[in-house]
RNA sequence: UCAUGAUAAUAGCAAACCGCCCGAAAGGGUGGGACGCAAAGUCAAGGAGUCUAAAGUGUCUUAAAGGCGCUAUGACCGUCCGACUGCCAUG
Numbered sequence: 001u002c003a004u005g006a007u008a009a010u011a012g013c014a015a016a017c018c019g020c021c022c023g024a025a026a027g028g029g030u031g032g033g034a035c036g037c038a039a040a041g042u043c044a045a046g047g048a049g050u051c052u053a054a055a056g057u058g059u060c061u062u063a064a065a066g067g068c069g070c071u072a073u074g075a076c077c078g079u080c081c082g083a084c085u086g087c088c089a090u091g
Stems, first nucleotide, its partner, number of pairs: 002091004012037002017032006035078001041084003046081003049076003055071006
């Protein structure tokens, strides 16, 4: 430097669920909690995908209220691919 992640060590992250807080929601923060993770580290302003619809818009409605549809500028990197960075071990 490259490849790999069977065993082990060190260090680490933390799904579901629960409390509190933020948010219109999706979701997020924090404490508890561990299903898992060899990148479950970073990038959503890399691509695809998924979720949500405050606001905008179309429509129903005499109108308002309200219903329904569409749209991300809101989210998810623990959905997949990709980019960048990093620990240990083995070869």

This is a predicted structure of a 91-nucleotide RNA (c-di-GMP-I riboswitch aptamer). Its mean pLDDT, the model's own confidence on a scale to 100, is 84. Rfam family: c-di-GMP-I riboswitch aptamer. Gene Ontology term of the family: cyclic-di-GMP binding. From the family's description: GEMM was predicted in a large-scale screen for bacterial structured RNA regulatory elements.